[in-house]
RNA sequence: CCGUAGUUCAGUUGGAUAGAACGCCAGAUUCCUAAUCUGGAGGUCACAGGUUCGAAUCCUGUCGG
Numbered sequence: 001c002c003g004u005a006g007u008u009c010a011g012u013u014g015g016a017u018a019g020a021a022c023g024c025c026a027g028a029u030u031c032c033u034a035a036u037c038u039g040g041a042g043g044u045c046a047c048a049g050g051u052u053c054g055a056a057u058c059c060u061g062u063c064g065g
Stems, first nucleotide, its partner, number of pairs: 001065003006022004015053001024040005046062005
């Protein structure tokens, strides 16, 4: 310094439904596959406390790299 979806990441001067791309599943299209289009699932935001009306975001500790 970093830890957010299976993977790569965005989101950090707190604001209320947590996102993108790729991947995955289903459908459309196609003789089939791929590609393309449409829809969908998937996250205890490393863990435990604290502050606050409200924490992925601030503070402390722990774990991992």
About this RNA: Model confidence (mean pLDDT): 83 of 100. A computed fold for a 65-nucleotide RNA from a marine eukaryotic metagenome, annotated as transfer RNA. Its Rfam family is "tRNA".